Molecule: transfer RNA
Organism: Eubacteriales Family XIII. Incertae Sedis bacterium
RNA sequence: GCGCCCGUAGCUCAGCCGGAUAGAGCGUCAGACUCCGACUCUGAAGGCCGCACGUUCGAAUCGUGUCGGGCGUA
Numbered sequence: 001g002c003g004c005c006c007g008u009a010g011c012u013c014a015g016c017c018g019g020a021u022a023g024a025g026c027g028u029c030a031g032a033c034u035c036c037g038a039c040u041c042u043g044a045a046g047g048c049c050g051c052a053c054g055u056u057c058g059a060a061u062c063g064u065g066u067c068g069g070g071c072g073u074a
Base pairs, nucleotide, nucleotide: 001073002072003071004070005069006068007067010026011025012024013023019057028044029043030042031041032040050066051065052064053063054062
């Protein structure tokens, strides 16, 4: 240089044959329980999906470019 894969919540990931308010587990915070704490239960906050442009009525999802990471190859 070229090819392929990945980038979504603080962390690990799902969703990615387009469809409307974007989810789970863990973690965090609050409440219940307890003499206190742990466990358990309930609830809440938290991401406009790496970035930009394009296609479309509509994009996390499709296309192009670009940034970061990984693998392969001369």